[in-house]
Parts: sequence; structure tokens; C1' cells
RNA sequence: UCUCAGAAAGGGCAAACCCUGUGUAAGUAGGGGACGCAAAGCCAACGGAUCCUGAGCAAUCAGGAUGGCCGGGUUACCAAA
Repeated sequence: UCUCAGAAAGGGCAAACCCUGUGUAAGUAGGGGACGCAAAGCCAACGGAUCCUGAGCAAUCAGGAUGGCCGGGUUACCAAA
């Protein structure tokens, strides 16, 4: 110095639920609130999964949502045994 590993300190994010706005919907934005998170930062024009809407008898197709569903890509604070 790099990789694995996640103790400590400082800080970070924010599920359910409630209020308000927005969207046909899945959802999403802001405020409150903390279940959790070491990438719970970003990418949905990388692959899969799930959900919504439209078309279709159906197979399926088209458009959208979730990065807090998984893999992948990319960037990154501190750092002991």
C1' cells in the first nucleotide's frame, strides 16, 4: 500500500405508520417517525425477480414502478483484533 474482516469514535441513510402534494395504478416527493442498513450512495438503456397499467381468447407484447428483492457495474468516510 492492497484485499478480507466490522470492534471503537464522529457522522450518514431511514421500514411500518401518520399528514400533505402528485400519479389511472404500482408508486413517488416533502414533513413527522425509526424497523433496520457498512454502500439502505448511484445505474431499471446490464441480467433476472416481483408489482401496476394498456392491448390480446390465450400465448404474449408494449409502457411504467421497486437499487430497502437478488446478481452485476461504478464511486466512497472511519478503521482495531
Model confidence (mean pLDDT): 84 of 100. Predicted 3D model of an 81-nucleotide RNA (c-di-GMP-I riboswitch aptamer) from a Bacteroidales bacterium. The sequence was found by an Rfam model in a public genome assembly. The source organism's lineage runs through Bacteria, Pseudomonadati, Bacteroidota, Bacteroidia and Bacteroidales.